Source information
Predicted 3D model of a 468-nucleotide part of an RNA (small-subunit ribosomal RNA, 3' major domain) from a bacterium. Rfam family: Bacterial small subunit ribosomal RNA. RNAcentral holds the full RNA, with entries from ENA and SILVA.

[in-house]
Context: one part of a larger RNA
RNA sequence: AGACGGGGACUCACACAAGCGGUGGACCAUGUGGCUUAAUUCGACGACAAACGAGGAACCUUACCAGGGCUUGAAAGGCUAGUGAAACCCUGCGGAAACGCGGGGAUUCCCACAAGGACAUUAGCUCAGGUGCUGCACGGUUGUCUUCAGCAUGUGUCUUGAGACGCACCCUUAAAUGGGGUAACAUGCGCAACCCUUACUCUGUGUUUUAAUUGUCACAGAGGACUGCCCUGGAUAACAGGGAGGAAGGUGAGGAUGACGCCAAAUCAGCGUGGCCCUUUGAUGCUCUGGGCGGCACACGUGGUACAAUGGAACUGACAAUGGGUUGCGAAGCGGUAACGCGGAGCUAAUCCCAUCAAACUGUUCCCAAGUUCGGAUUGAGGUCUGAAACUCGACCUCAUGAAGCUGGAAUCGCUAGUAAUCGCUAAUCAGCCAUAUAGCGAUGAAUAUGUCCCUGAGUCUUGUACU
Numbered sequence: 001a002g003a004c005g006g007g008g009a010c011u012c013a014c015a016c017a018a019g020c021g022g023u024g025g026a027c028c029a030u031g032u033g034g035c036u037u038a039a040u041u042c043g044a045c046g047a048c049a050a051a052c053g054a055g056g057a058a059c060c061u062u063a064c065c066a067g068g069g070c071u072u073g074a075a076a077g078g079c080u081a082g083u084g085a086a087a088c089c090c091u092g093c094g095g096a097a098a099c100g101c102g103g104g105g106a107u108u109c110c111c112a113c114a115a116g117g118a119c120a121u122u123a124g125c126u127c128a129g130g131u132g133c134u135g136c137a138c139g140g141u142u143g144u145c146u147u148c149a150g151c152a153u154g155u156g157u158c159u160u161g162a163g164a165c166g167c168a169c170c171c172u173u174a175a176a177u178g179g180g181g182u183a184a185c186a187u188g189c190g191c192a193a194c195c196c197u198u199a200c201u202c203u204g205u206g207u208u209u210u211a212a213u214u215g216u217c218a219c220a221g222a223g224g225a226c227u228g229c230c231c232u233g234g235a236u237a238a239c240a241g242g243g244a245g246g247a248a249g250g251u252g253a254g255g256a257u258g259a260c261g262c263c264a265a266a267u268c269a270g271c272g273u274g275g276c277c278c279u280u281u282g283a284u285g286c287u288c289u290g291g292g293c294g295g296c297a298c299a300c301g302u303g304g305u306a307c308a309a310u311g312g313a314a315c316u317g318a319c320a321a322u323g324g325g326u327u328g329c330g331a332a333g334c335g336g337u338a339a340c341g342c343g344g345a346g347c348u349a350a351u352c353c354c355a356u357c358a359a360a361c362u363g364u365u366c367c368c369a370a371g372u373u374c375g376g377a378u379u380g381a382g383g384u385c386u387g388a389a390a391c392u393c394g395a396c397c398u399c400a401u402g403a404a405g406c407u408g409g410a411a412u413c414g415c416u417a418g419u420a421a422u423c424g425c426u427a428a429u430c431a432g433c434c435a436u437a438u439a440g441c442g443a444u445g446a447a448u449a450u451g452u453c454c455c456u457g458a459g460u461c462u463u464g465u466a467c468u
Base pairs, nucleotide, nucleotide: 001468002467003465004464005463007462008461009460010459011458012457013456015452016451019415020414021413022412023411026305027304028303029302030301031300032299033298034296035295042053043052064291065290066289067288068287069286070285073127077126078125079124080123081122082121083120084119088105089104090103091102092101093100094099109117110116129278130277132276133275134274138272139271140267141266142265143263145261150189151188152187153186154185155184156165157164158163169180170179171178195255196254197253198252200223201222202221203220204219205218206217226249229243230242231241232240233239294434307408311367312366313365314364315363317361323354324353325352328347329346333342334341335340374405379400380399381398382397383396384395385394421444422443423442424441425440426439427438
């Protein structure tokens, strides 16, 4: 100088407290461990792994397993030699396919011809290829402390020196934010601001609406908030408390933005890459068929649905926003109990469609406290759709079946406002979908915070130390 302390002082944070809703019990979905297996591919393991890589495993993906096949190779560059314009089309046999062995047709590029070129193919040679190992050889990227207020440099001063001061102290702030003071004076990376979205107003424009104007809305630009004004407190300061005006008030709200560093943290399987290893016919390369990644005594994580009357069922009435669409969205109409089918208008989209654009919600009726008109798992039968193909292993519809579950032990999680909670909608991926996930969008819309003693984490100063 650090690190640590069941040392101290001060300060902060949904850290606790005050509240609201959950998890832990049930069933199911999904991930992980374990077990099993020919294989159940691999990675990730307290916080910072476990609905994570994966924004979508029937084949493909796919890296795994069994079996079949290929060896200059599925794809790339170069050299030599041979053949042929290149390409294309038809077809036989074996086979699960890949692949292997063949047959036939058609002719034509630049160039007057030849030679040569370009291209393809065969053989040979350099080479390719590897999701093989090492993240403890690395780049790049990322997590966490942490959006915490810290981290560092120049000159100077002090010290024998390592170093210290600066950055201690007082007040203040979300903030090393600012003010005062001071052996310090300055500066850089961080903080803040500049960026985007949103709340208000104005101007312009418009395939919206309307009979028309206006208005809403969309797009583009401008204004607006700065402790600017007033009062009180304070050192007359920074600032704090209150008020006015205002759509908005003291960072208005949200996002993006993540200092120096720590964890030899994560990733060689996103990519790149050093080194090592495999590479000739039994490959760690390439390809095909089938299987596996979905296997089930069990344990853990994350979710969904419930256990009901603030409810369930039937009918009825109303109110959104973000988005997507030409190999696509697909209207009206018709058929079917329905999934869906027929149909094909319109739309390259403020025009048409998904989409009645929704559900919770409103109104009326039934249920009457029960394992029930709660709950929907599981199973049987019949269908629909996608796709060569739904057995392993898809989703959806109809009928039947109707399990556990009566609010959950110890423990534990999230959240301070348009938030929590409740409710639905859209999208990416995608032929289809195991989506209850993820990313967004709107609808309804609370309670509580006296406070910092305690738990957890963090910051500054100080103190002790046998640790570095």